[in-house]
């Protein structure tokens, strides 16, 4: 340099063939307990990597950029 995959909550990952962004773990609050843990109930937490385009509408489609991983190749 070329090709491919991936980037979504603090962490691990879903989501649909374009139509209100979710789960588990973790965090916080409450109930329970002498207290902790467990259990149960509830709550908070997101620029969907960044920018642009298409569309009535984009996490999803197109283009560019950045990052991570894998493969291939050339020069010095």
């Nucleotide at each position: 340099g070329c090709c491919g995959a991936c980037g979504u909550a603090g962490c691990u990952c879903a989501a649909u063939c374009g139509g209100c962004a979710g789960a588990g773990c973790g965090g916080c609050u409450g109930u329970c307990u002498u207290g902790u843990a467990a259990a149960c109930a509830g709550c908070a937490g997101g620029u969907c990597a960044g920018g642009g385009g298409u569309u009535c509408g984009a996490u999803u489609c197109c283009c560019c950029u950045c990052g991570u991983c894998g493969g291939c190749u050339c020069c010095a």

The prediction has a mean pLDDT of 80. Predicted 3D model of a 76-nucleotide RNA (transfer RNA) from Thermostaphylospora chromogena. Rfam family: tRNA. The family's RNA type in Rfam is transfer RNA. Taxonomically the source falls in Thermostaphylospora (Bacteria, Actinomycetota, Actinomycetes, Streptosporangiales). RNAcentral holds the sequence, with entries from ENA.